This is a predicted structure of a 539-nucleotide part of an RNA (large-subunit ribosomal RNA, domain I) from a compost metagenome. Rfam family: Bacterial large subunit ribosomal RNA. The coordinates come from a structure-prediction model, not an experiment, and the mean pLDDT is 84.

Context: one part of a larger RNA
Formats: sequence, C1' cells, structure tokens
RNA sequence: GGCGUACGGUGGAUGCCUAGGCACUAAGAGGCGAAGAAGGACGUGGUAAGCUGCGAUAAGCUUCGGGGAGCUGCAUACGAGCGAUAAUCCGAAGAUUUCCGAAUGGGACAACCCGAUAUGUUGAAGGCAUAUCAUUCUGUAGAGAUACAGGAGGCUAACCCGGGGAACUGAAACAUCUAAGUACCCGGAGGAAAAGAAAAUAAAAAUGAUUCCCCGAGUAGUGGCGAGCGAAAAGGGAAGAGCCCAAACCAUAAGAGCGUGCUUUUAUGGGGUUGUAGGACUACGAUAUUGUACAGUAUUAACGAAGCUGAAUUAUUUGGAAAGGUAAGCCAUAGGAGGUGAAAGCCCUGUAGGCGUAAGUUGUACUGACAUAGUAGUAUCCUGAGUAGGGCGGGACCAGAGGAAUCCUGUCUGAAUCAGCCGGUACCAUCCGGUAAGGCUAAAUACUCCUUAGUGACCGAUAGUGAACCAGUACCGUAAGGGAAAGGUGAAAAGUACUGCGAGUAGCAGAGUGAAAUAGUACCUGAAACCGUACGCUU
Repeated sequence: GGCGUACGGUGGAUGCCUAGGCACUAAGAGGCGAAGAAGGACGUGGUAAGCUGCGAUAAGCUUCGGGGAGCUGCAUACGAGCGAUAAUCCGAAGAUUUCCGAAUGGGACAACCCGAUAUGUUGAAGGCAUAUCAUUCUGUAGAGAUACAGGAGGCUAACCCGGGGAACUGAAACAUCUAAGUACCCGGAGGAAAAGAAAAUAAAAAUGAUUCCCCGAGUAGUGGCGAGCGAAAAGGGAAGAGCCCAAACCAUAAGAGCGUGCUUUUAUGGGGUUGUAGGACUACGAUAUUGUACAGUAUUAACGAAGCUGAAUUAUUUGGAAAGGUAAGCCAUAGGAGGUGAAAGCCCUGUAGGCGUAAGUUGUACUGACAUAGUAGUAUCCUGAGUAGGGCGGGACCAGAGGAAUCCUGUCUGAAUCAGCCGGUACCAUCCGGUAAGGCUAAAUACUCCUUAGUGACCGAUAGUGAACCAGUACCGUAAGGGAAAGGUGAAAAGUACUGCGAGUAGCAGAGUGAAAUAGUACCUGAAACCGUACGCUU
C1' cells in the first nucleotide's frame, strides 16, 4: 500500500408521512370604485423585529343574534389584567378608517411640498382647526359668466363583441397559398356576450326567429387542383316567446309664409305595425278576453348566517401506551371521515336523521301599471332613399375572379312605390318563397379571479404550483425582466436538575427523563461515494 471483517465519522439516497399542490364534479357568486377601489406606505401591542389583524376610537369600538367557561392572534415566557352584571370566540349590521394610489385645490423624485375661499379660535402670527375648490359628458336655468342635478374616469382570471393585425412555420426551395383573422395592440359590455322573429330554407310538398349538440362529412366544393382549406340543407336532440317603432290620419301648442284663412315646419299626445298583404279612411259594433320580460305589498311558502340536538362497550391479555388478541354485549335512517400513546360503528369531533334562523334570494297570492280583439267597403293615401341596384377597387362566404349568385363598402353613380320590390348560385321565362333599407327580446351555449361541499387506477418534498417552510421572498440585472434553496425530535418537552473534565456560553463523560437518546433541537429511517479506527491475510 492492497483485500477482507467489525465498529464509527461524513453524507442525505430510500422507506413511511403530509401541512401543500393538480385535475374535475355539484351548487353559489360573477364584480369592486369619487360614499375614494384594487394595491401599497407609515403607524398600531406592557415588553414587539417579522407575519397576521386593525387605523390616531388603530391585535380594536357599538348593536343584534349564537354560544357558555375560560380568555389577552402566530407565540412560549414574564408582567399586568378581563370574565356568570356572560368575557374570549362565531355570525350579521353599523361606527372609525392616517398618507399615497383613478387621486380629483396646485405641484412633485408615490406615501411629500405649497395654496385659495368661508367659518371658528386669537391681541396678533410666515399659527391652528373644519368644510369646499380637478377634468369631462348630459340635462335644467341664464344673454353670457356661471350655478344646480345626474353620470364618467381606475382596477379585475377566463369567457364575449367590435376596430386594427404579424412572422416563424408548411408547401421538403419560394412568390399565389398556408400559419391565421392565430399571436399581439386598442375600444366596449355582461353575468354571460353575440345572434334573433324571414326581402329565410326548400323544390317530394312542405318547414316556420336565434343559439348549442349529434349526424350529414372530411361529403359538396375550393386549391401554384400543390401544401392544404372545407360548408349547407335534410334528419335526431337541448331550449323555446314573442314584440315595439317610423309613416298615412286626427288633435293640441309654438313658429314661419303670404293671398287673413289656408299652407307649412317643429314638438307633444292619440292612431298604427303587416305578406292569406296590412293599416289609414268610411260605416257598424265592443270594453270583453288574455297576458306580462315592470313595480309594490304580504309574517304566504321554500331556501337561507353563526348554530342546536343526535344511538350504542365492558372485562381480560401483550405492550410504554390498546383502538390489537381473547371473551361476552349493544346501536344502526348513523359501519362517510378525522382524531385519540399501534389498527375504535359504540372514547372525542362528528355522520344519518331532526330542529332553528336575521339580512337576503326565489316562488306564490293580491294590487297597481302596461299591453292585447272584430265585421264590411276598396275610390284615395301610407308602408323605412343618397337606400336597393350598377361601374371601378377591396373584403366576407366552402368558393384563390372564376360562368360567380349572396353579404359588406372606399370611390363614381343611382331606381321603383303594391299593377310595386327582393330572392330561389351568371342570365332569361314560368313557377315558388318572402316584404330590405328602424329597434328590443328570456332559455338552451362559453368561462372561473372567487365561496361552499365533494371526488380521484393524480403528485408525495429533485415530485406536485415557481412557492407544503414568512416565496414572487433571498439573490441577479441600469432596466424590461429573471428567480432559487429550504418539510419530519417525541405519545407528551417529560427539551437532560445535579456533578466532573475542559480556557470555555465549545465539546465530552457521568447522572436523570423517556418504550427508545446511535429519538438530544446539526434531532424518524439513515443507502452509496468519501474519511477513519481495530483485527486478519497479503506485497
């Protein structure tokens, strides 16, 4: 020096565990904000650095409800107190709520600085206190200045609508094409949004708003006919709901014009709302019937906060400990789950079942409000115009300009008026369907920052969120931004009194606790690499 055996050190794998995650299900909620939000700064405790809570009334104040013996958060200890005159605690509603922040009196390097006006205080002040003072939109008043009233502004996970809108990539290169109307930016809204009551679909003779799912179907199509892209009707389901204006006509008011009794404009009210055309108008007749998506009332019902009630086990044995073993019982609308010194239906919390209830929500009833009907006549009037359509240029559709319908429109044009007009994939005829150029509309559908309950052939600390732990922290970067590591004593601190060695508040040896201390806070288990000690063999 090597190998082996034994015992250690170091190290933190493995096993077991779970306080945290992940993915879903059901129900709820789907917003907060100038009455100052989200998010922060600074304060606030007897001692108080951090977290949590709170705000100069500052780990809190008031009221009501619950609850019933202890309490002063994490967080021990000391100190000082509180509580059956009901505390702490739980729920609901209030009060308070510094400064910054949309931040809004002006300014500023956020959490700071400096004002004006009015009032109060004062002898006064370069003092103090309170209130008000941003911008913008709408309405009212006003000649205006301005005043008053109401709104907006900012934040927020995804879902939704609209306005803009890439490239990498694919085409085995690349330009049309694709990626993709995706990412991203901007605007807007709601609990959903959007769409929506046929100028529809169809072609057998019918269907009858929209939305979503299955199918149709990778079909019909489109396509440097490459890569690719890619419908619709029909059929089956979910849901189900239909309505209001404009106009004609009438009335009132105000104004204008002129021919002074007509015309016309504006506003308001009535009327009226559609394709089997309907309405106005004229005549007749009626106040019935039905409904509501709007508001209010009701101790009328259900749900609904904290919460209350809630069955049944003992002995013995092993053990540190019984819930294990043995024996004999019991309950069960409860044998879900968690805990308790190992494995508990009957020990604890609970569970099934039952009870209670404020605010509020929903339903129901009632009331109000609102809406809602017919017959005949057919001469006249009305039925959405810079619209429909067309040319040129783009875009959307399955459709890349094509034979290209349909929809949108930058530009130039530009009808008809119910004997009308549009569509049925160029165009024409016939036939059929509909009635554009105004508007509203629940449900079925999408999503989950959040709350409650639950589930898992999901993870178990290099996994699962980046984060099980004081993590978006420490740390890095000028900045945008990037971004960790780090869990486990024991059933219970019973966390080693006392003594010794030692320079020692290090460490160790006794002693003691404990079932265990090779469980001693560098603490469960404690692998390997690596480092030793002893012994054996060997060079």